[in-house]
RNA sequence: AUAUCACUUCAGGGGCGGGUGAAAUUCCCCACUGGCGGUACAGUCCGCGAACCGGUGCAUCAUGCACCGGCCGAUCCGGUGAAACUCCGGGACCAACAGUACAGUCUGGAUGGAAGAAGGAGAUU
Numbered sequence: 001a002u003a004u005c006a007c008u009u010c011a012g013g014g015g016c017g018g019g020u021g022a023a024a025u026u027c028c029c030c031a032c033u034g035g036c037g038g039u040a041c042a043g044u045c046c047g048c049g050a051a052c053c054g055g056u057g058c059a060u061c062a063u064g065c066a067c068c069g070g071c072c073g074a075u076c077c078g079g080u081g082a083a084a085c086u087c088c089g090g091g092a093c094c095a096a097c098a099g100u101a102c103a104g105u106c107u108g109g110a111u112g113g114a115a116g117a118a119g120g121a122g123a124u125u
Base pairs, nucleotide, nucleotide: 001125005122007119008118009117010116015030017029018028019027031105032104033095034094035048036047037046038045043093044092052070053069054068055067056066057065058064059063075091076090077089078088079087097108098107099106
């Protein structure tokens, strides 16, 4: 210095606003938010994670865990430039499941898990 293994830490934001109503942070108006890696700086490109569904295995009173598979939302116009669906200007759109007056923002699974980021140390080359 490089690669691998293990370990430690970290790893999701946003409505005390107005209206209607018996009741809504759920409807309507307005406001606000944007996980991780890649790439000219990205919620909308490419890939991944979470959530959700199914299968198999293990343990179980309930059910939980592991692996595999499936599913997985939404962007255009103009400008600059060698290069931007990423920057600048403008307009638009999207956001799991359960609960509840219909929820991206409330409550809950979750003091969870995880893409991944960082750190020091050991072994080998």
Predicted 3D model of a 125-nucleotide RNA (FMN riboswitch aptamer (RFN element)). It matches the Rfam family "FMN riboswitch aptamer (RFN element)". Its family is annotated with FMN binding in the Gene Ontology. Model confidence (mean pLDDT): 80 of 100. It was read from a public genome assembly, where an Rfam model found it.